A computed fold for a 164-nucleotide RNA from uncultured Velocimicrobium sp., annotated as Lysine riboswitch aptamer. Model confidence (mean pLDDT): 82 of 100. Taxonomically the source falls in Velocimicrobium (Bacteria, Bacillota, Clostridia, Lachnospirales). It matches the Rfam family "Lysine riboswitch aptamer". From the family's description: Riboswitches are metabolite binding domains within certain messenger RNAs that serve as precision sensors for their corresponding targets. The sequence is in RNAcentral, with records from MGnify.
RNA sequence: AGUAGAGGCGCAUUAUUAAUUAGUAAAGAGGUAGAUAUGCUCAAGCAUAGAAGAAACUUUUUGAAAGGUAAUUAUGCCGAAGGUUAACGAAACUUGAGAUCGUUUUGCCUGGGGAUAUAGUUAAAAGCUAUAUAACUGUCAUCAGUCACUGAUGGAGAGCUACU
Numbered sequence: 001a002g003u004a005g006a007g008g009c010g011c012a013u014u015a016u017u018a019a020u021u022a023g024u025a026a027a028g029a030g031g032u033a034g035a036u037a038u039g040c041u042c043a044a045g046c047a048u049a050g051a052a053g054a055a056a057c058u059u060u061u062u063g064a065a066a067g068g069u070a071a072u073u074a075u076g077c078c079g080a081a082g083g084u085u086a087a088c089g090a091a092a093c094u095u096g097a098g099a100u101c102g103u104u105u106u107g108c109c110u111g112g113g114g115a116u117a118u119a120g121u122u123a124a125a126a127g128c129u130a131u132a133u134a135a136c137u138g139u140c141a142u143c144a145g146u147c148a149c150u151g152a153u154g155g156a157g158a159g160c161u162a163c164u
Base pairs, nucleotide, nucleotide: 001164002163003162004161005160008078010077011076012075013074015072016071017070018069026062027061028060029059030058031057032056036049037048038047039046040098041097042096043095044094045093081110082109083108084107086104087103088102089101090100111137112136115133116132117131118130119129120128121127139155140154141153142152143151144150145149
């Protein structure tokens, strides 16, 4: 350097079904009411609708979806993958700031899964993300022992093991 492997509630993506989202959003009809409302959020513009009745509240009829979750299936794998910084693009009417989604490389952080707490996101004491805490688990190094194993201390995946 190459090939093949290990960690285990292992990681990521896809498809189907189900529940939840929700009797919610939205639309129709009626009543009250009386000037604003919409274009992801805010600000400034622009455009559209509006006394032939805006917003809001209420009665009634019809009534979703996406994301996320569970089970099963398929595929690719073990920096699998996740987060963060930066750049570019998308959706949106324009500009500025922000948020969301996607791609990329530059760096940085995290060995892994779970639990608890806090914060963010979300309809949600679910899930996801970040941080912290105390354990568990795999791996390597050093030291010790009753030495195929156990214990203590420490490290990190650009690592570890086997073969060539």